A computed fold for a 355-nucleotide part of an RNA from a marine metagenome, annotated as large-subunit ribosomal RNA, domain IV. Rfam family: Bacterial large subunit ribosomal RNA. Its mean pLDDT, the model's own confidence on a scale to 100, is 88.

[in-house]
Context: one part of a larger RNA
RNA sequence: CUCGGGUGAAGGAACUAGGCAAAAUGACACCGUAACUUCGGGAGAAGGUGUACUCUUGUUAUGUGAAAUCACUUGCUGAUAGAGCAGAAAAGAGUUGAAAAUACUAGGUGGCUGCGACUGUUUAUUAAAAACACAGCACUCUGCAAACACGUAAGUGGACGUAUAGGGUGUGACUCCUGCCCGGUGCUUGAAGGUUAAUUGAUGAGGUUAGCGCUUGCGCGAAGCUUUUGAUCGAAGCCCAAGUAAACGGCGGCCGUAACUAUAACGGUCCUAAGGUAGCGAAAUUCCUUGUCGGGUAAGUUCCGACCUGCACGAAUGGAGUAACGACGGCCACACUGUCUCCACCCGAGACUCA
Numbered sequence: 001c002u003c004g005g006g007u008g009a010a011g012g013a014a015c016u017a018g019g020c021a022a023a024a025u026g027a028c029a030c031c032g033u034a035a036c037u038u039c040g041g042g043a044g045a046a047g048g049u050g051u052a053c054u055c056u057u058g059u060u061a062u063g064u065g066a067a068a069u070c071a072c073u074u075g076c077u078g079a080u081a082g083a084g085c086a087g088a089a090a091a092g093a094g095u096u097g098a099a100a101a102u103a104c105u106a107g108g109u110g111g112c113u114g115c116g117a118c119u120g121u122u123u124a125u126u127a128a129a130a131a132c133a134c135a136g137c138a139c140u141c142u143g144c145a146a147a148c149a150c151g152u153a154a155g156u157g158g159a160c161g162u163a164u165a166g167g168g169u170g171u172g173a174c175u176c177c178u179g180c181c182c183g184g185u186g187c188u189u190g191a192a193g194g195u196u197a198a199u200u201g202a203u204g205a206g207g208u209u210a211g212c213g214c215u216u217g218c219g220c221g222a223a224g225c226u227u228u229u230g231a232u233c234g235a236a237g238c239c240c241a242a243g244u245a246a247a248c249g250g251c252g253g254c255c256g257u258a259a260c261u262a263u264a265a266c267g268g269u270c271c272u273a274a275g276g277u278a279g280c281g282a283a284a285u286u287c288c289u290u291g292u293c294g295g296g297u298a299a300g301u302u303c304c305g306a307c308c309u310g311c312a313c314g315a316a317u318g319g320a321g322u323a324a325c326g327a328c329g330g331c332c333a334c335a336c337u338g339u340c341u342c343c344a345c346c347c348g349a350g351a352c353u354c355a
Stems, first nucleotide, its partner, number of pairs: 001350008010341002014339001019336001027051005036041001038173001052095006062086003068080004072075001096100001108334007115326002120132002136171007148157003174321004179251003184248002186244005193239003204228005211220004252270005279313001280310001291307005
């Protein structure tokens, strides 16, 4: 020096990213116990007191229940009885020590706040969480050979179930609520018109040539064969018309105005499918920003309460609250301490040196 233990004057978180680690608390009995609350909780809240041994009350309370006696319905019966055995808890008096739950064992506590309701689940081997799940809520599909899923199929699951059932999606207990927009995208419904595939193959055009014509190597050219054109027939879909946002999603700008000033209930104008309602708000969201004010500190970029100028909150991509709960995050206090001021010593094991 490393590792494992122990003790420490005065101070007591000044340490540090952070009370990490350590210390402290700790059992049983009794007393006592706040805000808040979904009336169950919170709660072991918090905070106190007692605890050993001897004697006495005392052959204690209490439990168990033998012998014996009596009764008759003569029984594994009932009643009386109370021996023996076991044996708390309490009160009073006394004894010892510094200390009586004496060792081991054995909750630290309280306050404000964020997030998630909760118990649960998770990155086997750097993440346990505010992530996932959850009960509850809502939408949607599915009439049974169900929807959906696996399989080429046969078939199987769903389900030996039947809409109070089953599948999918979102949200996530509970309380109060969940505003406006259907123009875009999606989905559902509709079927008049337009467009439209395979199919059908009307018509036209080209190639080839029996034949014909003539200037003898040129022209015209039927049928057939062949290449092509594509009239006509033709469903869903799309266009089209409606509905639908707890479907995907979206939810404005400029200018002026009140008898101090400031501000603008009010007015004008442009645009939009509609212009953000309730609630919340420098927030797990606020750039400017350590915003401003208040509280706590001697001193506070964090914390709590407000304000609203929301760069860029906002209503099941849920909004705002919320008792209980949390090896969750932030802040504060009490207790406690070698975390620190500031280190010292002791015990043990290593490393190291020598043998």